[in-house]
Context: one part of a larger RNA
RNA sequence: UUGGGCGUAAAGCGCGCGCAGGCGGAUCAGCAAGUCAGAUGUGAAAUCUCGGAGCUCAACUCCGAAACUGCGUCUGAAACUGCUAGUCUAGAGUGUCGGAGGGGGUAGGGGAAUUUCACGUGUAGGGGUAAAAUCCGUAGAGAUGUGAAGGAACACCGGGGGCGAAGGCGCCUACCUGGACGACUACUGACGCUGAGGCGCGAAAGCGUGGGGAGCAAACAGGAUUAGAUACCCUGGUAGUCCACGCCGUAAACGAUGAGAACUAGUUAUUGGGGGUAUUGACUCCCUCAGUGACGCAGCUAACGCAUUAAGUUCUCCGCCUGGGGAGUACGGUCGCAAGACUAAAACUC
Numbered sequence: 001u002u003g004g005g006c007g008u009a010a011a012g013c014g015c016g017c018g019c020a021g022g023c024g025g026a027u028c029a030g031c032a033a034g035u036c037a038g039a040u041g042u043g044a045a046a047u048c049u050c051g052g053a054g055c056u057c058a059a060c061u062c063c064g065a066a067a068c069u070g071c072g073u074c075u076g077a078a079a080c081u082g083c084u085a086g087u088c089u090a091g092a093g094u095g096u097c098g099g100a101g102g103g104g105g106u107a108g109g110g111g112a113a114u115u116u117c118a119c120g121u122g123u124a125g126g127g128g129u130a131a132a133a134u135c136c137g138u139a140g141a142g143a144u145g146u147g148a149a150g151g152a153a154c155a156c157c158g159g160g161g162g163c164g165a166a167g168g169c170g171c172c173u174a175c176c177u178g179g180a181c182g183a184c185u186a187c188u189g190a191c192g193c194u195g196a197g198g199c200g201c202g203a204a205a206g207c208g209u210g211g212g213g214a215g216c217a218a219a220c221a222g223g224a225u226u227a228g229a230u231a232c233c234c235u236g237g238u239a240g241u242c243c244a245c246g247c248c249g250u251a252a253a254c255g256a257u258g259a260g261a262a263c264u265a266g267u268u269a270u271u272g273g274g275g276g277u278a279u280u281g282a283c284u285c286c287c288u289c290a291g292u293g294a295c296g297c298a299g300c301u302a303a304c305g306c307a308u309u310a311a312g313u314u315c316u317c318c319g320c321c322u323g324g325g326g327a328g329u330a331c332g333g334u335c336g337c338a339a340g341a342c343u344a345a346a347a348c349u350c
Base pairs, nucleotide, nucleotide: 004321005320006319007304008303012318014201015200016199017198021194022193023192025088026087027086029084030083031082033081034080035077036076037075038074039073040072041071042070049065050064051063052062053061054060091191092188093187094186095184096183097182098181103177104176105175106174107173108172109171110154115149116148117147118146119145120144121143125136126135162169163168206247207246208245209244210243211242215241216240220236221235222234223233258317259316260315261314262313263312266295267294268293269292270291271290272289273288274287275286276285299306300305323350324349325348332343333342334341335340
């Protein structure tokens, strides 16, 4: 390479938007590039295959045939792909109406609690632990009452419930703003899918500048434990955690499962719509669309398990894998303030 794969054995890019490229609905007509047929030219010789022949045989050599799977030209076919022109509505999008949502951004507001401070009451302890001690307290602590300050997070509701492409999102109000869903089928008429590069978003930690700092808390200090204890436990405590702006670009970024489409038993729960039956009405029941779970048939799977939210049956496009270690390392390059990230070997060894 061929072939085979990617939930857990090696393997799905963290997620999106999207240029090129690849692939692409129904129908009609034309063209004939791909495709197919016939003819014709060419496809040197040698080699290979077959039939003969010559060296005593064979290897070898010679003769003949076939073949050379290819390419050119001409003529023709028009189903499929393509191209051109037209038509269509099932894909896709738009419109009108409607409800759901912790989707995003900005501003303002709220209460509980922790801490600190001030004042009052009050007196000997408080903290902490397995037990202690460091620690706080007669300079009046802890407890309790009133008030103030400040920062961060929003109990209950809360739910294998919702929203978002992913990261993620939860007190209240207003404003700005994205997406999805349902109903009606009014409009456009294939406008679609995927997507190498590219661009953007991207938890936490970390970095830069300036703020902020209640609680928590790497580092650090002390007290314990211990043979030791650079830990686990305790008392403190700085970066950080928070905000603004700018970087970083990683993760068990996980459903360890790329995106889109079609098809293939059901049962049950639940969220948001629509329709119907029934009803005074809320329920209940039936049908249906979109989501989220549990179980389960066929089928698949090495097994575990998956099973209309597929890991089943197929198609399109992208990414990735190819024994373990060396190594996600070295070197080079690109990016970054740095930390480092991305790309990515080999010797050697089993």